Model confidence (mean pLDDT): 79 of 100. This is a predicted complex of two RNAs, RNase P RNA and transfer RNA, with 426 nucleotides together. It holds a member of the Rfam family "Bacterial RNase P class A". Its family is annotated with tRNA processing, dimeric ribonuclease P complex and ribonuclease P activity in the Gene Ontology.

[in-house]
RNA sequence: GAAGCUGGCCAGGCAGUCGCUGCGCACGCAAGUGCGGAGAGGAAAGUCCGGGCUCCACAGAGCAGAAUGCCGGUUAACAACCGGACGCCGUGAGGCGAUGAACAGUGCCACAGAAAACAAACCGCCUAAGUGUCGCAAGACAACGGUAAGGGUGAAACGGUGCGGUAAGAGCGCACCGCGCUGCCGGUAACGGGAGCGGCACGGUAAACUCCAUUCGGAGCAAGAUCAAAUAGGCUGACUUUGGCGUUGCUCGCGUCGUCAGCGGGUAGAUUGCUUGAGCGUCAGGUAACGAAACGCCUAGAGGAAUGACUGUCCACGACAGAACCCGGCUUAUCGGCCAGCUUCACCU
RNA sequence: GCCCCCGUCGUCUAGAGGCCCAGGACGCCACCCUUUCAAGGUGGAAAUCGCGGGUUCGAAUCCCGCCGGGGGCACCA
Repeated sequence: GAAGCUGGCCAGGCAGUCGCUGCGCACGCAAGUGCGGAGAGGAAAGUCCGGGCUCCACAGAGCAGAAUGCCGGUUAACAACCGGACGCCGUGAGGCGAUGAACAGUGCCACAGAAAACAAACCGCCUAAGUGUCGCAAGACAACGGUAAGGGUGAAACGGUGCGGUAAGAGCGCACCGCGCUGCCGGUAACGGGAGCGGCACGGUAAACUCCAUUCGGAGCAAGAUCAAAUAGGCUGACUUUGGCGUUGCUCGCGUCGUCAGCGGGUAGAUUGCUUGAGCGUCAGGUAACGAAACGCCUAGAGGAAUGACUGUCCACGACAGAACCCGGCUUAUCGGCCAGCUUCACCU
Repeated sequence: GCCCCCGUCGUCUAGAGGCCCAGGACGCCACCCUUUCAAGGUGGAAAUCGCGGGUUCGAAUCCCGCCGGGGGCACCA
C1' cells in the first nucleotide's frame, strides 16, 4: 500500500423566523397569554421469543398439548448472551451449526439395481475330486459349487489402505487407520490423550412417530380501577346445583349463584393505569456475558393523536424509517462516515 | 394497540414426503360439426405451488425467517 475479518460509535451541521404537545412560574373568573426549559429510533417495524404489571385461587392436581435439546456460566426470564468442546468451511484473522438417544419399540428408504437391512451371485473371476456330454485316450466343455477383490446401479451396497495368503478370493492372518468394550491420566463438564482387549458384531432417517431430560395455568392497558351520561331491566335460547360461568383441550379442585349466549336498545365522556425504570454513567470484581456497594444524572407521554415548515450558509448532498403500558432479546429494512484490534499478500528499511 | 386465519394455472379448487417439472372444473386457443352462431365433440396452451433459507437421497407437502391479503376485540343495561 492492497484485499479482508471482528467489535464499537454516529445517522447532515450551524444560525434565524413562524408554529405544535406536555411541564414549571407569573397574570387571568375562564378561554387563554407571556417567560423558562423539554420533546422519537437503532431499528420506535415484524409481534417471533422472554419477563414486569393487571385480573381470574399470588396459580392448585392429573392427562393431553407445546417448547427447548453438546457442556459450563450470565440473567428477573428466555429459544437471548458469554466462554469452552466437537463437526464443517476459509491460506488466515475468523465464520456457520435444531449438535440428546437409531443395540426401548414402530415406521419409511421411490426409481435404478442381482441385492436396500437376520444381506445379495447380474456381468466377471476360480475349480474339474465326484456328476453329465463329447472323445479310443490324453483331454475339452458344462451344470452343481466357491468367491463380495473388479464392473455396473444407487443418495446409501454390511469397515479403509498395504503386505501376506489362496484355485480365485475373503479380517482368512498381520501392520496402520476407523469402530466397539474395559481400566488409567487431564478437565467442574462436554470432551481430549494414551494403554489393553475384540476381527467387526452396530446402514441412513427422530425439522417420521417415539423415548429421555428440563420448562410451561389463561388472558391481555380495548388488562384493570374510579366517576358520569343515556335506554325498551324487552324478546329468544341454554342450564336449573349430577348445572352455568369464572377465556381457547379434557377431568378434578377452588370461587360464585340467575348466570351465560344471541337479537333488539343506549352511550361512544372524564380521571387513573402513564412513565423514576430489573434505568443510564463512573467503578471493585470477572477471560467474557455480567456486575456488589457508593457517588452522580433525569431522558416524550399524546388521545385523530405533538416533535414540523420556511430562509440563509457549509459539506462528504443526507438511507431505512415515526413512540402509544414498560423493559430484555431475536429477526427484517438501512445513503454513507468514523474509531479500535487482528489476518493475508506485495514492496521498502 | 392487541389477537387470530389464509396464500396452488386468468377464476374456483384437489393434494398432506417419491406414483406430481402438479390433477379437475369454468374460462381461453385451434380443429370437427353447421349456411352461420350457440350447444356438442377432439386436441392444446396456461402454475417460479407468495418469496428466501434449511432438514431429507428427494419438499407444493416438514421446520425457520420475511412479504401480501382478510377477519375479530369498547362500555352500560